[in-house]
Context: one part of a larger RNA
RNA sequence: GCCAACGAGUUACUCGUACGUUGCAAGGUUAAUCCCUUAAGGGGAGUAGCCGAAGCGAAAGCAAGUUCGAAAUGAGCGAUUUAAGUAACGUGCGGUAGACGCGAAACCGUGUGAUCUACCGUUGACCAGGAUGAAGCCCCGGUAAAACGGGGUGGAGGUCCGAACUGAUGUGGGUUGAAAACCGCUCGGAUGAGUUGACGGUAGGAGCGAAAGACCAAUCAAACUCGGUUAUAGCUCGUACUCCUCGAAAUAGCUUUAGGGCUAGCCUCGUAUAUAGUGUUAUGGAGGUAGAGCACUGAUUGGGCUAGGGCCGUCACAACGGUACCAAACCCAGACAAACUCCGAAUUCCAUUAACAUGUUUUGCGGGAGUCAGGCAGUGGGGGAUAAGCUUCAUUGCCAAGAGGGGAACAACCCAGACCGUCGGCUAAGGUCCCCAAAUUCCAGUUAACAGAGAAAGGAUGUUAAGUUGCUCAGACAACUAGGAUGUUGGCUUAGAAGCAGCCAUUCAUUUAAAGAGUGCGUAAUAGCUCACUAGUCUAGCGACUUGGCGUCGACAAUACUCGGGACUAAAACUGGAUACCGAAGCUGCGGAUUCUCCGUUUAUCGGAGAGUGGUAGAGGAGCAUUCUAUAUGGGAAUCUGGAACAGAUAUCCCGCCUUCGGCGGGAUGAAGGUGUGGUGCGAGCCAUGCUGAACCGUAUAGAAAAGCAAAUGUUGGC
Numbered sequence: 001g002c003c004a005a006c007g008a009g010u011u012a013c014u015c016g017u018a019c020g021u022u023g024c025a026a027g028g029u030u031a032a033u034c035c036c037u038u039a040a041g042g043g044g045a046g047u048a049g050c051c052g053a054a055g056c057g058a059a060a061g062c063a064a065g066u067u068c069g070a071a072a073u074g075a076g077c078g079a080u081u082u083a084a085g086u087a088a089c090g091u092g093c094g095g096u097a098g099a100c101g102c103g104a105a106a107c108c109g110u111g112u113g114a115u116c117u118a119c120c121g122u123u124g125a126c127c128a129g130g131a132u133g134a135a136g137c138c139c140c141g142g143u144a145a146a147a148c149g150g151g152g153u154g155g156a157g158g159u160c161c162g163a164a165c166u167g168a169u170g171u172g173g174g175u176u177g178a179a180a181a182c183c184g185c186u187c188g189g190a191u192g193a194g195u196u197g198a199c200g201g202u203a204g205g206a207g208c209g210a211a212a213g214a215c216c217a218a219u220c221a222a223a224c225u226c227g228g229u230u231a232u233a234g235c236u237c238g239u240a241c242u243c244c245u246c247g248a249a250a251u252a253g254c255u256u257u258a259g260g261g262c263u264a265g266c267c268u269c270g271u272a273u274a275u276a277g278u279g280u281u282a283u284g285g286a287g288g289u290a291g292a293g294c295a296c297u298g299a300u301u302g303g304g305c306u307a308g309g310g311c312c313g314u315c316a317c318a319a320c321g322g323u324a325c326c327a328a329a330c331c332c333a334g335a336c337a338a339a340c341u342c343c344g345a346a347u348u349c350c351a352u353u354a355a356c357a358u359g360u361u362u363u364g365c366g367g368g369a370g371u372c373a374g375g376c377a378g379u380g381g382g383g384g385a386u387a388a389g390c391u392u393c394a395u396u397g398c399c400a401a402g403a404g405g406g407g408a409a410c411a412a413c414c415c416a417g418a419c420c421g422u423c424g425g426c427u428a429a430g431g432u433c434c435c436c437a438a439a440u441u442c443c444a445g446u447u448a449a450c451a452g453a454g455a456a457a458g459g460a461u462g463u464u465a466a467g468u469u470g471c472u473c474a475g476a477c478a479a480c481u482a483g484g485a486u487g488u489u490g491g492c493u494u495a496g497a498a499g500c501a502g503c504c505a506u507u508c509a510u511u512u513a514a515a516g517a518g519u520g521c522g523u524a525a526u527a528g529c530u531c532a533c534u535a536g537u538c539u540a541g542c543g544a545c546u547u548g549g550c551g552u553c554g555a556c557a558a559u560a561c562u563c564g565g566g567a568c569u570a571a572a573a574c575u576g577g578a579u580a581c582c583g584a585a586g587c588u589g590c591g592g593a594u595u596c597u598c599c600g601u602u603u604a605u606c607g608g609a610g611a612g613u614g615g616u617a618g619a620g621g622a623g624c625a626u627u628c629u630a631u632a633u634g635g636g637a638a639u640c641u642g643g644a645a646c647a648g649a650u651a652u653c654c655c656g657c658c659u660u661c662g663g664c665g666g667g668a669u670g671a672a673g674g675u676g677u678g679g680u681g682c683g684a685g686c687c688a689u690g691c692u693g694a695a696c697c698g699u700a701u702a703g704a705a706a707a708g709c710a711a712a713u714g715u716u717g718g719c
Stems, first nucleotide, its partner, number of pairs: 001719006011097003015094010027051003033045005055062002065077004100238002103235001107228003111224002118202009127192001129161003132157001136153006165189003170185004204220001207215001241623006251264005265371002267368006276361001277358005282352005291343001292341002297337002301333004306327001308326002310323005374399010404415003419592004424588003430582003433566003439579001441578006452568001458553002462550010479537005485510003490504003516531001520529002593613008624708001626705010638650005651669008673692008
């Protein structure tokens, strides 16, 4: 992991409440106990008690009233014709109990453990070999004597090296191991606070601890065992057959409350409900948002005018004058605001009666819930950075609880709400070259970028369309030929400054077809080249600007370049238009099922019409299966007769023979369960039958449950 069996809303109560059924009814009902009788059981007595028929008050008490009070024409709770209870049983829910099942870590009590391990007690055992060489002692030297020095001897030490022994530093292996701590190499101690045998002691909030919360039998921040015990679990998981009807919520308030509850909201079932509710139109109102505005409050730019101030000047003071400074108020123009408003929509909300549509959708009362983590998208805001698949409100839709088609794929986007069948039809979104169903469709343009097929500020003789303006057969624009001069090297400056380093300018004047006191290059300065400007040649359009369309650059990411791919260029791209077609569980044709309403008819119900039939939590309804009981009635080794075995007769089927309906001979007749097949019911299921099997098993109506498994890291067994 699979298979089989087992496995979770039960039971009790003079308990509460609602609904249903039955009995009796202003009444209803017995409990214990006793008597009679029986197979189970049943019948009778029993009125103690309980509920109801009257309430009010704390109570005494009073009473259709009563309490408060000195009192009420007061107030509270009651009564009035708004009128039924009670008992039993069943069902839903609640209460008390283990209370749907499994699950803690824990807490407390009685005991059992120191054969592991910690420490201790008693009594034993063990430590190859080697090294070092303390004290003391002896001898010699030395001293007045000592001290001291040297040489021996000696054999100390939590001394050294290193086996046994004991430990466990590093590393490799092992890590479903050979092993629930091991193996290899390496390493520490190894006469000591050493190691070890045997026996004994200390016990659970206790022991023991050279102290790590270590150890106390593979268990330790409180052992193990049994008991309290089905501890408790606002937590996790699981919770078993079918069909039908309706169908949520993720919000508010409160909460030692925030992943839990209670009440309301939203769902369902029952019952009642009329000038009910809802929508559209009409009419009458509410409002201060969007927008706009500057009349208030504030903020604000420029100008004008002009108090006040600053600065400067004349000034001993006072005073006066000036002002390219700052600036109140006022005027003109411009412009801002969630907490500004002289104004002011759309949508929305309220009301009214009327019309139309719908017809309980409304509301009241009662039984049962679930929900209190919501999410995304559009719109209007707050927070954030006018960030977030961010967060928090409002509002609508969708997902949640919604399948189908489109979007390449993709809960939420677009289309559209799946009762069932159908190898019928029409459409939506979206599409129609191939993958891939349907146009290689038609008309007019655009794009050349592989643009379409990701992006900004900004840049550019891309291209196209529209427009404004200038020049132009008196010859434009471009190109070519020629000229482009003189005063003069203008003046100043300067080493030089001559059109061309720089400064100045009344940048002037002359000759001209035209030619700047010079547009660039150039020189040290000149020179030189060139431009403006002019003529000629040529010939018909040539410049500048504005706006729109489509393109271009800007353009950098990690496995495959790439629009889903192939591929596509007068498109299979983009813009505008046209006509077809494809395309869904939408709509529709045909057939069928079921719910509700209405009509007709039968009074089991049937027929017709209309509207429905997605669905999680959840509410309600109708059924199937399993086991047992009661009553009734059946099936099974074919039926009947006699019977101890067995024998005889008859019925049905099969085989063989004679064959005219027919006759003769032989054989067979099977419950549950298993395993196939066929039929039937929307389904859970049910029925029939072949083979197997070998003895029990149904049906109807009621009743009672140990009453349905795929899940619980479910339990047990098997594989």
Large-subunit ribosomal RNA, domain II from an Ignavibacteria bacterium, 719 nucleotides, folded computationally. The coordinates come from a structure-prediction model, not an experiment, and the mean pLDDT is 82.